[in-house]
Context: one part of a larger RNA
């Protein structure tokens, strides 16, 4: 001198753009934060028409689907194939494409609702009756499994291509519209099943290199290192089990120990390094602390389940409910970090055939000078130079064109009026922000300056108080009666809505 998620002191006029819980992964009041489909099902409710049969509209909890694995948060854990890069074979992929074939017959059940009962609740038992793109049987069917074969490649084995046969496994003529129909009902663009290949795309898995301190850690290791089998898993693999060998690893640092998420980047720096990993973006890991496994395409599942602990609540004491490291907010601890906002108007994610719902993702707005960057706190003229302070050799010097005075301008303020872009897809409708930003008209020098320094390093100095006292310092050091080094004034410097301190880092 540069930088910082910075905190304290004095000060503070605006505005754009970012940016804020680094400490206690400390408890947490309340409120939102994951729903949706009624064109899959039965059924309740309302309403409105009735030819009193019903029809037609809004809604409702339940069964069902899809989504809740995403999106948000945090960095405790981890010194690990966790992360970067860069290879690699034994794997999986809801929703989306593209090709191909199907979608045949049956069948038992249950919720909701009624009835009855237990319980303070929380919720649950019986019985009885219904439905479906819910859930079971059969039926066909392949380039699908599996198990046996024929060849071909290949010493062999495995593995690849490849004939055949056997045996197995599919579904939801579901659902709206026009149409057709006396009615039941049929239709079936279009959405969706179901069975194979194909692609994207995300993803598991193994593996060369890369990146911390410590030897006042020197040795470590029985699933431990490999082999055979078997199980197991989408799949390789002591992943697991037996039985079989004894062997793996280690000063190129095993093994202990301490730290620590990791990178893209960031800060410095002519460069080399060296020091960080806020925000942004990518992986990864966790959800009070611990284990566990359902469900699914995908979790061992932050706002799912269950079991332990530990804390908090209600409790009729019999037994129940609960996880903010979402978003706000609150209490602690802490030098110390925001509003219990506004909207889904864009983007952007689920759901829906659509309208449309839901989204504290996300765009807004507020709150801190917390940084960065820009404006501004007036311009011009004005005197051998008011007045005041202050020096002073008493002659005068200085503050100083400064001010008053005059002339001007309106950036900014104030009032009033207009007033957007950001809104897309054939039209039309749609704007939380926000009557914002931007424009016009008036008005008036008006609303706006401080910090820190002044012995030398270091830019800028005198007087007056103090007397080794009070006190000042980052190093030198000053201070004991003429202190340019204390304090307090006058004046200068340096910076500027900010100045210094204080703390890392280079």
């Nucleotide at each position: 001198g540069g930088a910082u998620g910075a905190a304290c002191g004095c000060u503070g006029g605006c505005g754009g753009c970012g940016u804020g819980g680094a400490u206690u992964a400390g408890g947490c009041a309340u409120g939102c934060a994951a729903g949706u489909c009624a064109a899959a099902c039965g059924g309740c409710u309302u309403a409105a028409c009735u030819u009193c049969g019903g029809u037609u509209a809004a809604g409702c909890a339940g069964u069902g689907g899809c989504g809740a694995a995403c999106g948000g948060g945090u960095u405790a854990g981890u010194a690990a194939c966790a992360c970067g890069u860069g290879g690699g074979a034994a794997c999986g992929u809801a929703c989306c494409u593209u090709c191909a074939a199907g979608a045949c017959g049956g069948g038992a059940a249950u919720a909701a609702c009624c009835u009855g009962g237990a319980g303070a609740a929380a919720u649950c038992c019986a019985g009885a009756a219904u439905a479906a793109u819910a859930c079971c049987c059969g039926a066909u069917a392949g380039u699908c499994u599996u198990u046996u074969u024929u060849g071909a490649u290949g010493u062999a084995a495995a593995a690849u291509c490849u004939u055949a046969a056997a045996a197995g496994u599919a579904a939801a003529c579901g659902g709206a519209a026009a149409c057709c129909u006396u009615u039941u009902g049929g239709g079936g663009a279009c959405c969706g099943c179901u069975u194979g290949a194909a692609g994207a795309u995300c993803g598991g898995c193994c593996u060369g290199c890369g990146g911390c301190c410590u030897a006042u850690c020197a040795g470590c290791u029985a699933g431990a290192a490999g082999g055979u089998a078997c199980g197991g898993u989408a799949a390789u693999g002591g992943c697991g089990u037996a039985c079989c060998u004894u062997g793996g690893c280690a000063a190129u640092g095993a093994c202990g120990g301490g730290u620590a998420g990791g990178c893209g980047a960031g800060g410095u720096u002519a460069g080399c390094g060296c020091c960080u990993g806020a925000c942004c973006g990518c992986c990864a890991a966790c959800a009070a602390g611990g284990g566990u496994a359902c469900u699914g395409a995908g979790a061992c599942a932050c706002g799912g389940g269950c079991c332990c602990u530990a804390c908090u609540c209600c409790u009729a004491c019999g037994g129940g409910a609960g996880g903010c490291u979402g978003c706000a907010g609150u209490c602690g601890a802490g030098a110390a970090u925001c509003a219990u906002a506004g909207a889904c108007a864009a983007u952007g994610g689920g759901g829906g055939a659509a309208a449309c719902c839901c989204u504290g993702a996300u765009c807004u707005u507020g709150c801190g000078a917390c940084g960065c960057c820009g404006c501004g706190u007036g311009u011009u003229c004005g005197a051998u130079a008011a007045a005041g302070c202050c020096c002073u050799a008493c002659g005068g010097g200085g503050u100083g064109u400064a001010a008053a005075g005059a002339a001007c301008u309106u950036u900014u303020c104030u009032a009033u009026c207009c007033g957007a872009a950001g809104a897309a897809u054939u039209a039309a409708a749609u704007g939380a922000c926000g009557g914002u930003a931007g424009g016009a008209u008036a008005g008036g020098a008006a609303u706006a300056a401080g910090g820190g320094g002044g012995u030398g390093c270091c830019a800028a100095u005198u007087c007056u108080g103090u007397g080794c006292c009070a006190g000042c310092a980052g190093c030198a050091g000053c201070g004991g009666u003429a202190a340019u080094a204390c304090a307090g004034a006058a004046c200068c410097c340096c910076c500027a809505a900010g100045c210094g301190u204080u703390a890392u880092c280079c």

Predicted 3D model of a 506-nucleotide part of an RNA (small-subunit ribosomal RNA, 5' domain) from a Candidatus Nealsonbacteria bacterium. The prediction has a mean pLDDT of 83. Its Rfam family is "Bacterial small subunit ribosomal RNA". Lineage of the source: Bacteria > Bacteria candidate phyla > Candidatus Nealsoniibacteriota.